Context: one part of a larger RNA
RNA sequence: CGUUCGAAACUUGAAGGGGUUCAACUUUAGUACGAGAGGAUUUAGUUGGACGAAGCUCUGGUGUACCAGUUGUCACGCUAGUGGCACGGCUGGAUAGCUAACUUCGGACAGGAUAAACGCUGAAAGCAUCUAAGCGUGAAGCCCUCCCUGAGAUUAGGUUUCGUAGCAUUCGCGAGAGUCCCCAAGAAGACGACUUGGUUGAUAGGCUGGAUGUGUAAGUGCAGUAAUGUAUUUAGCUAACCAGUACUAACGGACGAAAG
Numbered sequence: 001c002g003u004u005c006g007a008a009a010c011u012u013g014a015a016g017g018g019g020u021u022c023a024a025c026u027u028u029a030g031u032a033c034g035a036g037a038g039g040a041u042u043u044a045g046u047u048g049g050a051c052g053a054a055g056c057u058c059u060g061g062u063g064u065a066c067c068a069g070u071u072g073u074c075a076c077g078c079u080a081g082u083g084g085c086a087c088g089g090c091u092g093g094a095u096a097g098c099u100a101a102c103u104u105c106g107g108a109c110a111g112g113a114u115a116a117a118c119g120c121u122g123a124a125a126g127c128a129u130c131u132a133a134g135c136g137u138g139a140a141g142c143c144c145u146c147c148c149u150g151a152g153a154u155u156a157g158g159u160u161u162c163g164u165a166g167c168a169u170u171c172g173c174g175a176g177a178g179u180c181c182c183c184a185a186g187a188a189g190a191c192g193a194c195u196u197g198g199u200u201g202a203u204a205g206g207c208u209g210g211a212u213g214u215g216u217a218a219g220u221g222c223a224g225u226a227a228u229g230u231a232u233u234u235a236g237c238u239a240a241c242c243a244g245u246a247c248u249a250a251c252g253g254a255c256g257a258a259a260g
Base pairs, nucleotide, nucleotide: 001152005163006162007161008160009159010158011157015149016148017147018146021049022048023047024046025045026044033038051106052105053104054103055102059100060099061098062097066093067092068091069090070089071086072085073084074083075082076081111143112142117137118136119135120134166173167172178255179254180253181252182198183197184196185195186194203249204248205247206245207244208243209242210241213237214236219232220231221230222229223228
């Protein structure tokens, strides 16, 4: 820009793409077959590999904004307590998120038309013949079934809902459903885009409470010559997690239809 009023939401599915995998074991059965050795087609079931999808409950990894321990040195006047630097100084753990080696799931079943092949009926050709007319069975293959995209499918589809104050009439001004810019953000993201919210508000930060993690803070008392222990104390601190709460920040600006 188009889709012939302007919008919002939900759809149909033309067409396109992906997937549709492999093995072992048990049963049928030591059966059919075979002199024996050996040894099935088929049926039903189980397990695993590779591949793929989703997820973080479990097992782990990471987690340089969390907690603790600890060495050297410097600073805060000293003690104590903290902080800086030394690969995050080193060490032990670890929330959210991300993640695989972790967890769950998938390939199916069924149908249609067929290939090779096997048939029925059956003439040409009094017989025979699956074929010439006609009718069947039949594969991991083909078309569906499953998943994804999908009406620019210009044959541009369908359904539902919303919008029809005015002034001027030559150009136009305003305003409607709604949309955009802008702003607060995000399990969304290269940027656009997408999703949530914008005071009639829990969108982010803060605060409060909780969860989680770490592992019993500082100060003080007591015991001990002291190192240290012990009580207060399962304490103190705690990122990204879960709630509550307007304290802070979401201010503001534009576009927008049938002179039916």